[in-house]
């Protein structure tokens, strides 16, 4: 220098004018039947690393305090972290890479069931060709055989020797693999060594079995409040309405009470499993202690516009109950490490 | 804001118990007819929305993404 790999940081900066949301302070006024809201001035403050997808996990609220079982769903190597997780960390084993390093739904197919198209003789069981034996009608039939051919993604572990009519783990040595036992090391996954048994197709992101976990719905959840309106109950029936003239009764009207609707208003709403800094423990995720500041909270939805200077020509992109992750989109800068090439 | 569904030929849809992707309409070509329509016969339709994985093999199974749709006959 080129190529790669792992991680971290940042998200233009400063000032001015003006506009908007919210909080607090000040003084009142206005709107509404009312709960309540609005207006002026001043001060402070005002999007993200993903605010996104809504894919997981939790808080919170209500439903019947939800304890047990069935169904259904999720997860699946070990030890840890965490409020919890399908997340994260460090390892183990497999796979990939020359390497730094990356990646894995990584339990069970030896409990049972299903499936394996086409091709091929045969797909979990088999004799098409071939080889061997017998019969003999000389061209076939009967039997043995998985060593060879052919098919396929996959065909009874590989190779050598013995053995045989021909062959075959049929027998033996070595190698490969699986399971079990023992010893040693490790908290453990597992590794190493020795011995024994076996050679069993694949598929569980097919049903299923084993272990562990999960109640459901979601802030448009949910809670509170006020009048008006219609409804129900009680009372009044008075000078007064309607019911053909009168009476009773009923309706309407008036007063009180009730619950409902949600046309209406407020809360839920942001001080938090939080953030930042320092120290300590830990390989690390993370935890603990001390200190500092309070840092959006709208409800048709604010965060905009203009000007000046500098760097540069600023990518993806805009909160809506709140957190922890994952995934996706994306500009710039820095650092460690690896490989190759060249130079000193 | 939340919740849910779909994507297969030009259009409307089957196929999704994994094994050569189909139907109707439309389109092209031929026959019939003086010609057109209708009818008959033949034919091509194709990134099964995209990517990665599981498997011998994926439209179909799993995961991630994209696009579109549903609002008082989904939630105020």
């Nucleotide at each position: 220098g080129c190529a790669g790999u792992a991680g971290g940081c940042u998200a233009a900066a400063u000032g001015g004018u003006u506009g908007c949301g919210c909080a607090c302070g000040c003084a009142g006024a206005a709107a509404g039947u009312g709960a309540u809201u609005u207006c002026g001035c001043g001060u402070g403050u005002g999007a993200g690393g993903a605010a996104a997808g809504u894919c997981c996990g939790g808080g919170c609220u209500c439903c019947a305090u939800a304890g047990g079982g069935c169904a259904g769903g999720a997860u699946g190597c070990a030890a840890g972290c965490u409020a919890a997780c399908a997340g994260c960390u460090u390892g183990c084993g497999g796979a990939g890479g020359c390497g730094a390093c990356u990646u894995c739904a990584g339990g069970g197919a030896a409990a049972g069931u299903g499936c394996a198209a086409c091709a091929g003789a045969a797909a979990u069981a088999u004799a098409c060709c071939g080889c061997c034996c017998g019969a003999u009608u000389u061209a076939u039939c009967g039997g043995g055989u998985a060593a060879g051919g052919a098919u396929g993604a996959a065909a009874a572990g590989g190779c050598g020797a013995g053995g045989u009519a021909a062959g075959a783990g049929c027998u033996c040595a070595c190698c490969c693999g699986u399971c079990c036992c023992u010893g040693c090391g490790g908290u453990g996954a597992c590794g190493c060594a020795g011995g024994g048994a076996c050679g069993c197709u694949g598929u569980a992101a097919a049903c299923c079995c084993c272990a562990u976990c999960c109640g459901g719905a979601g802030c448009a959840a949910c809670g509170c409040c006020u009048g008006a309106u219609a409804c129900g109950g009680a009372g009044g029936c008075u000078a007064a309405g309607u019911u053909u003239g009168c009476c009773c009764g009923a309706c309407a009207u008036c007063u009180c009470c009730g619950a409902a609707u949600a046309c209406g208003g407020c809360g839920g709403c942001u001080u938090g499993a939080g953030a930042c800094a320092u120290a300590u423990g830990g390989u690390g995720a993370c935890a603990u202690a001390u200190g500092u500041a309070c840092c959006a909270g709208a409800u048709a939805g604010a965060u905009g516009a203009c000007c000046a200077u500098u760097c540069a020509u600023g990518a993806c992109a805009g909160a809506a109950c709140c957190c922890g992750g994952c995934u996706u989109a994306c500009g710039g800068c820095c650092u460690g490490c690896u490989g190759c090439a060249a130079u000193u | 804001g939340g919740a849910c569904c779909a994507u297969u030929a030009g259009c409307u849809c089957a196929g999704c118990u994994g094994g050569c992707a189909g139907a109707g309409c439309a389109c092209g070509c031929g026959a019939c007819u003086u010609u057109u329509a209708a009818u008959c016969a033949c034919g091509g339709u194709g990134u099964c929305c995209c990517g990665c994985g599981u498997u011998c093999g994926a439209a179909u199974c799993g995961c991630g993404g994209a696009u579109g749709g549903u609002u008082c006959a989904c939630c105020a």

This is a predicted complex of two RNAs, RNase P RNA and transfer RNA, with 420 nucleotides together. Rfam match: Bacterial RNase P class A. Its family is annotated with tRNA processing, dimeric ribonuclease P complex and ribonuclease P activity in the Gene Ontology.